[in-house]
Context: one part of a larger RNA
RNA sequence: CCCACCCAAGGGAAAUCGGCAAAUUAGCCCCGUAACUUCGGGAGAAGGGGUGCCUGCUCUGAGAAGAGCAGGUCGCAGUGACUAGGGGGCUCUAACUGUCUAAUAACAACAUAGGUGAUUGCUAACCCGAAAGGGCAAGUACAAUCACUGAAUCCUGCCCAGUGCAGGUACCUGAACAUCCGGUUCAACGGGAAGAAGGGCCUGUCAACGGCGGGGGUAACUAUGACCCUCUUAAGGUAGCGUAGUACCUUGCCGCUUAAUUGGCGGCUUGCAUGAAUGGACCAAUGAGAGCCCUACUGUCCCUGGGUGGAACCCGGUGAACUUUACAUUCCAGUGCAGAGUCUGGAGACCCCUGAUGGGAAGUGAAGACCCCGUGGAGCUUUACUGCAGCCUGUCGCUGGGAUUCGGUUGUGCAUGCGCAGCGUAGGUAGGAGGUGUCGAUCCACCACUUCUGGGUGGUGGGGAGCCUACCCUGAGACACUACCCUUGCACGGCUGUGUCCCUUACCGUGGGAACGGGACCCCGAUAGGUGGGCAGUUUGGCUGGGGCGGCACGCCCUUGAAAAGAUAUCAAGGGUGCCCAAAGGUUGACUCAGGUGGGUCAGAAACCCACCGAAGAGCGUAAGGGCAAAAGUCAGCCUGAUGUGAUUCAGCACAGUAGUGGAUCACAAGACGAAAGUCGGGCCUAACGAACCUUUAUGCCCUAUUGGUGAGGGCUAAAGAUGACAGAAAAGCUACCCCGGGGAUAACAGAGUCGUCACCGGCAAGAGCACAUAUCGACCUGGUGGCUUGCUACCUCGAUGUCGGUUCUUUCCAUCCUGGCCGUGCAGAAGCGGCCAAGGGUGAGGUUGUUCGCCUAUUAAAGGAGAUCGUGAGCUGGGUUUAGACCGUCGUGAGACAGGUCGGUUACUAUCUGUCAGGGGUGUUUGAGGUCUGAGGGGAAGUUGGUUAUAGUACGAGAGGAACUAGCCAACGUGGCCACUGGUCUAUCGGUUGUCUGGCAAGGCAGUGCCGAGCAGCUACGCCAUAAUGGAUAAGAGCUGAAUGCAUCUAAGCUCGAAACCAACCCCGAAAAGAGACAUCUUAAGGACAUCGGUAAAAGACCGGUUUGAUAGAGUCGGGAUGUACGCACCAAGGCAACGAGGUGUUCAGUCCGCGGCUACUAACGUCCAAG
Repeated sequence: CCCACCCAAGGGAAAUCGGCAAAUUAGCCCCGUAACUUCGGGAGAAGGGGUGCCUGCUCUGAGAAGAGCAGGUCGCAGUGACUAGGGGGCUCUAACUGUCUAAUAACAACAUAGGUGAUUGCUAACCCGAAAGGGCAAGUACAAUCACUGAAUCCUGCCCAGUGCAGGUACCUGAACAUCCGGUUCAACGGGAAGAAGGGCCUGUCAACGGCGGGGGUAACUAUGACCCUCUUAAGGUAGCGUAGUACCUUGCCGCUUAAUUGGCGGCUUGCAUGAAUGGACCAAUGAGAGCCCUACUGUCCCUGGGUGGAACCCGGUGAACUUUACAUUCCAGUGCAGAGUCUGGAGACCCCUGAUGGGAAGUGAAGACCCCGUGGAGCUUUACUGCAGCCUGUCGCUGGGAUUCGGUUGUGCAUGCGCAGCGUAGGUAGGAGGUGUCGAUCCACCACUUCUGGGUGGUGGGGAGCCUACCCUGAGACACUACCCUUGCACGGCUGUGUCCCUUACCGUGGGAACGGGACCCCGAUAGGUGGGCAGUUUGGCUGGGGCGGCACGCCCUUGAAAAGAUAUCAAGGGUGCCCAAAGGUUGACUCAGGUGGGUCAGAAACCCACCGAAGAGCGUAAGGGCAAAAGUCAGCCUGAUGUGAUUCAGCACAGUAGUGGAUCACAAGACGAAAGUCGGGCCUAACGAACCUUUAUGCCCUAUUGGUGAGGGCUAAAGAUGACAGAAAAGCUACCCCGGGGAUAACAGAGUCGUCACCGGCAAGAGCACAUAUCGACCUGGUGGCUUGCUACCUCGAUGUCGGUUCUUUCCAUCCUGGCCGUGCAGAAGCGGCCAAGGGUGAGGUUGUUCGCCUAUUAAAGGAGAUCGUGAGCUGGGUUUAGACCGUCGUGAGACAGGUCGGUUACUAUCUGUCAGGGGUGUUUGAGGUCUGAGGGGAAGUUGGUUAUAGUACGAGAGGAACUAGCCAACGUGGCCACUGGUCUAUCGGUUGUCUGGCAAGGCAGUGCCGAGCAGCUACGCCAUAAUGGAUAAGAGCUGAAUGCAUCUAAGCUCGAAACCAACCCCGAAAAGAGACAUCUUAAGGACAUCGGUAAAAGACCGGUUUGAUAGAGUCGGGAUGUACGCACCAAGGCAACGAGGUGUUCAGUCCGCGGCUACUAACGUCCAAG
């Protein structure tokens, strides 16, 4: 020093992020108690008074005990110790009690009662499970589950367009099975119709997810805008609240609080980005919640000091861990991968030990958690991709019987069919001359059905023998008859669908059973469609002056960069491209452009014509470059070579190469133009593009399943469909809950480099300054210095160099804030302004804020600016930032995010080396010693500053005002020392006193020394003392003499002055100062050590004193001092009949004690060893 405690004068939060910590308060009795309020509270509000002991008495009580009255009495203090709320006011927030992150978050988060919505009728909904089965629940809508909100009070606005959810649905869409059609017979297959859930569509629903505008004008001052216009929406934010835990600007503005307020409170309100159960507002009570104020109180502080215990330290014993490449005596400067004990240079430096300290070892600890990277991982989300449970729905199976409605299909039977004309109601085609009738025909009556109202068909009765057909008309000729069909309809069957109902035997449930309830449904299985972050697997590109955002520098083309071959990078500079054209292509022929001059009706600068000049200044589809004039441009004619099939080769790509691309050559074929030679396989050239798989198309041919055929599959050839991240995965996000592997290949801090920015200084001087650039200010332009700002770079560090601010402590720079010395002034004086020299010393206290900074207050001589890893976390703090919790606003569908705000939130290390501050041991210094010095060298600020008096109301000045030299006094701060005084402490000591124990007295133990009062020595500050003149050499500056330059000139030679700076003076260290010093003395015994008694000394060592020739320590005694009057005894004492009795007086300035001083040998200082040659 540290840890845990005790006490502190004066001040009293000035400390600090913040009263953190500590202090205050405290029990019981009595009095008394505000706002507000949900009337319960608030409340122990606040604030006062009392409290011991003794004596006597009263009341209650069986007693124990309790309540009271009166009197006496002691102390600083009577809940005497222990125990035991500090209080009040304003605001935010959560209603409350409660819960939570075991081990950094106790909160405003969760929960809660209350409110609301949704689902659910019981084999319930919901949940767990593969199922059996189970929970809720042996509960039953006053119940259960899910979701949101979060007591009460006042309230809860508008929006259904989007997304959900629910309902409906004529119509559209909608799978499989089944069905219908095609399929040479069957099947595969193709097509159609019908059609479930779902979707479309319609409706409802916001206490579902959610959302809730802009512009312009307007009132008789101005301002504002009740009012009006307009665009627009699903609707345009209502009541409230509002600079907020939400407000960027912002420290908003005003008021209060303060000396001063980024704070707090109250208002205003233009709300970046408030707002109504994602609840809004208000709110009594409650809170280890957040902010502010007042009071009390205090060592938080000014400003520290003293004390106690423990550690540290020393001795004895025992005895780890981390760490450890090597060497190691460093310091400064430099260098170096840019921050060195080890390199270079210089300085310094004998060897060893101990205690401290924490500057350095970019100290130890942990393969950085930030950042980036990885075709790493995980958790979470969703309208990412792909699936899977689950759920809804259709069909089939388990699965049976019956009735009925409405259908489908098929069979049989019967009917049905009216244009006009025609005797008549002529379905079509074919055959066809007969058919039918006593088995009752024509006809008559009645009934039924039907109808085009004319009739048709059937039945019954009568009746008793015929009736119909060909001929006329018609596109078609007879219902005379037969066959096969069509339209429409009826009846009966077969198959089948739909709806409703019944049955019971599958199946299910209840029951012990008898039986009952449900029932072909459900369940279950198979299959098909829908839904499906409930669950799962994955993906979520690259480049990049870090990454992200942005961009595309990711495929191509042109120019420059590019350094005269070729090639050549950057998120270098300037551009283009993902086409276009049936002519803008092929060929043949003809022509010459832009512009200018002259001339010509309207006609003008520009219309059209003529003449001349005109190498290109035009044009050539599109960029740029190159190229081009009887053309590659312009015009015209005829055409399709922009054709089909092959082969070879070169370029593209300096070098290897795919696709696409370009060029050349050849062959076959069919052509175009041209008289011909010839030209033509697109475009004046250089850009205009895409692999494999797969699909489609075309053309034929081949193959596969025993044959044929429809269909299917495979193959050969060509074309088309795209991957633009363009040599081509099928693909969204969050992570602060995060993890792994790596990177200083790459960011944030710091360093380094640079210096645009920043700071500072110049040059020139337009102008301002009444005139006058330069007393002062100074534009435009321009040159530097610094390395304090901010950038840039990415060089060091990612197997870690701890990050803002404060604090503590040291040091350096000067571009100087004050103090010192000077110069100029638009300097009279005083006060200023500007400049020069100068770094010795100083540069403070507060309010707000985490702040650095800044603003403000009162002082001051002044309240300077910077650096030292933005000095300083193995020194502290931890308010801010920057983990995990939580709230608000905004963004996002969401997980989540925010250099937005807000509340909360673990700071490790026993010091090896070095450095530093101290203390020792040894060696050397040439015989050994003990003394006294010298002083190379080193350190210091030992002082600094102010006020005041005299000078002097003087100089100066019209006045108002108003100095200085010099001399004195005082103060503040700093430094060094001291303790007589004052103050503090004083666990030496003395006294008082509470509880309890030692039976009582006395004397003591324990309770923080129990608490309280006083307190010597010592140590201390708040107390006291001391704290310079001077000399030398200089700076700026002032001068002397004096030339260069016959003058002048402070300078060139020379000389004199001149400052707190420098060197001395003063204080301290200092012979290890290797140049190791000097002087005298002692020295065969000088001297020293150990041991011993000790302290003026002290961690250990050391130092100092004593050792019988002695006062060194102890004891004793005297003096001085502290406390405050001991025990015992005697007497008194309120009372009481007494017994007794708190206490008082006297003996007694007593008793007790003393780290101080004197005296006094009573006790202990006894002894041992080393030492030159």